[in-house]
Model confidence (mean pLDDT): 80 of 100. The RNA shown here (SAM riboswitch aptamer (S box leader)) has 119 nucleotides and comes from Hymenobacter sp. H14-R3. The source organism's lineage runs through Bacteria, Pseudomonadati, Cytophagales, Hymenobacteraceae and Hymenobacter.

């Protein structure tokens, strides 16, 4: 690097070095010299693994291996379901669209992160 499987609406920030680009990618819309990413020291979320209880279910605690401390993965990409707007059709009706834009909600799914295990 692959592949499985679970989580992804909660929660947690200070100095200190440095000096420009960050948020994966593309599109938006953010943060950013009132100093971003990033590296270090503290401090702090959480509870995946390991630990202790427990037949389990499931609980405890956090000086053990990771993780994480801007926005829901920041929002959307691909599909379908509903509800509305608009377009188009005709048989003008209790209309209809199995051709389409759009808004707004839901669900799977993509893709991406994290952790466990695997090749």
């Nucleotide at each position: 690097c692959c592949c499985u499987u679970a989580u992804c609406a909660a929660g947690a920030a200070a100095g200190g070095c440095g000096g420009a680009g960050g948020g994966a990618c593309a599109g938006g819309c953010c943060c950013u010299g009132u100093g971003a990413u990033g590296c270090c020291u503290u401090a702090g979320c959480a509870a995946c693994c390991a630990g202790c209880a427990g037949c389990g279910a499931u609980g405890c605690g956090a000086a053990g291996g990771u993780g994480c401390u801007a926005a829901u993965u920041c929002c959307u990409g691909u599909u379908u379901c509903g509800a509305g707007a608009c377009g188009c059709c005709g048989c003008u009706c209790u209309g209809g669209c199995c051709u389409g834009u759009u808004u707004c909600g839901g669900g799977a799914g993509c893709a991406g992160a994290u952790a466990a295990g695997u090749u």